[in-house]
RNA sequence: UUCAUCCAGAGAGGCUGAGGGAACGGCCCGACGACGCCUCGGCAACCGGCGGAGUCCCGCUGCGGUGCCAAGUCCGGCCUUGGAGACAAGGGAAGAUGAA
Numbered sequence: 001u002u003c004a005u006c007c008a009g010a011g012a013g014g015c016u017g018a019g020g021g022a023a024c025g026g027c028c029c030g031a032c033g034a035c036g037c038c039u040c041g042g043c044a045a046c047c048g049g050c051g052g053a054g055u056c057c058c059g060c061u062g063c064g065g066u067g068c069c070a071a072g073u074c075c076g077g078c079c080u081u082g083g084a085g086a087c088a089a090g091g092g093a094a095g096a097u098g099a100a
Base pairs, nucleotide, nucleotide: 001100002099003098004097005096006095011040012039013038014037015036019029020028021027024076025075026074041069042068043067046065047064048061049060050059051058052057073094078091079090080089081088082087
């Protein structure tokens, strides 16, 4: 950089000790110990494996490579539509993960 996905799902123990949820604005989590690290466990099925189909795609599997286990990517910003408004819906931007 390209493509795909992002309304589902899945936690215990130990160590540490103050910030964390990407940034910003909100709103949350956090000394009843968050975040992070380690061990074990789990979820899922992108890659992989097997089968069908035949370039799309579908099913099974979970040994292997990743990923993930607060909140929809926690929500928002920009555009469009509806609405008197509050707000709602859709699409973006940015981000995350995988594959190349």
The RNA shown here (SAM riboswitch aptamer (S box leader)) has 100 nucleotides and comes from a soil metagenome. The RNAcentral record of the sequence draws on MGnify.